Context: one part of a larger RNA
RNA sequence: UUGGGUGUAAAGGGUCCGCAGGCGGUCAUAUAAGUGUAAGGUGAAAUCUUUCGGCUUAACCGAAAAACUGCCUUUCAAACUAUACGACUAGAGGAUGGAAGAGGAGAGUGGAACUGCUGGUGUAAAGGUGAAAUCUGUGGAUAUCAGCAGGAACGCCCGUGGAGAAAUCGACUCUCUGGUCCAUAUCUGACGCUCAGGGACGAAAGCUAGGGGAGCGAACAGGAUUAGAUACCCUGGUAGUCCUAGCUGUAAACGAUGGGCACUAGGUGUUCUUGUUUUUACGGGGGCGCCGCAGCUAACGCAUUAAGUGCCCCACCUGGGGACUACGGCCGCAAGGCUAAAACUC
Numbered sequence: 001u002u003g004g005g006u007g008u009a010a011a012g013g014g015u016c017c018g019c020a021g022g023c024g025g026u027c028a029u030a031u032a033a034g035u036g037u038a039a040g041g042u043g044a045a046a047u048c049u050u051u052c053g054g055c056u057u058a059a060c061c062g063a064a065a066a067a068c069u070g071c072c073u074u075u076c077a078a079a080c081u082a083u084a085c086g087a088c089u090a091g092a093g094g095a096u097g098g099a100a101g102a103g104g105a106g107a108g109u110g111g112a113a114c115u116g117c118u119g120g121u122g123u124a125a126a127g128g129u130g131a132a133a134u135c136u137g138u139g140g141a142u143a144u145c146a147g148c149a150g151g152a153a154c155g156c157c158c159g160u161g162g163a164g165a166a167a168u169c170g171a172c173u174c175u176c177u178g179g180u181c182c183a184u185a186u187c188u189g190a191c192g193c194u195c196a197g198g199g200a201c202g203a204a205a206g207c208u209a210g211g212g213g214a215g216c217g218a219a220c221a222g223g224a225u226u227a228g229a230u231a232c233c234c235u236g237g238u239a240g241u242c243c244u245a246g247c248u249g250u251a252a253a254c255g256a257u258g259g260g261c262a263c264u265a266g267g268u269g270u271u272c273u274u275g276u277u278u279u280u281a282c283g284g285g286g287g288c289g290c291c292g293c294a295g296c297u298a299a300c301g302c303a304u305u306a307a308g309u310g311c312c313c314c315a316c317c318u319g320g321g322g323a324c325u326a327c328g329g330c331c332g333c334a335a336g337g338c339u340a341a342a343a344c345u346c
Stems, first nucleotide, its partner, number of pairs: 003318004007300002012314001014201004021194003025088003029084003033081002035077002038074005049065006091191001092188003095184005103177007110154001114150008125136001162169002206247006215241002220236004258313006266291011295302002319346003328339004
């Protein structure tokens, strides 16, 4: 490479957009590049294969045939692919009318809790633990009441609920704004799918600059525990956690399951929407769950939200360790990221 694979054995890129490329709906006509048919030419000899012959046999040698699956020219065919032209509406998109939503960005507002400060009441403890101690407190703490200030997060509602490409999104109001779904079948008329490279987004931690800092809290300090205790427990506590502007680009970034289209029993629940008789009820469409048939699977399990049956495109795997490493290259302020071996060893 071929092949076989990728939920859990090695293997789906974190997610999307998208150029090149690959693939692509229905009908008609034409062309004949691919495709198929037929004929001719060529495809050196040797080799290989078959048959026959020559050395006593064999190896070896000779002759003939076959083969050389290829290329070129011409003829015919026109189903499929392709190309050209024309048409269509079932794919895709637009329009109109509705709908739900923690989808995104900015600004403002609110209450509970917490901590601090001020004042009142009040007195000896308080806090913490398995038990303690460090720590706080007669310079009046803890508790309680009133007021003020500050920062962060938004209880109940909350739901196998909703939205988003993913990361993620949850107090309330306003402004700006993206996507989705349903109904109508009104318009365009294949405008589509996927996507190497490329681009954008991308939790937490971390980095740069400037703010902010209530609570929590790496590091650090102390108290315990212990044989020791660089831990678990306790008292403190700095970065950080928050905001603005930039960088980083990684996660068990998980459904450990790439995207698209079509097909293949059902049952039940929930959410959004729509139709039928007015509701009950029964249908249609879009999501989110559970159970389950055929089928698949090594099993577990999956099962119209497939891991079933097919097609198209991309990514990835090929024994364990060495090694998510070295070297080189690219990127980054750095930390490091991406790409990615070999010796050796089992």
A computed fold for a 346-nucleotide part of an RNA from a metagenome, annotated as small-subunit ribosomal RNA, central domain.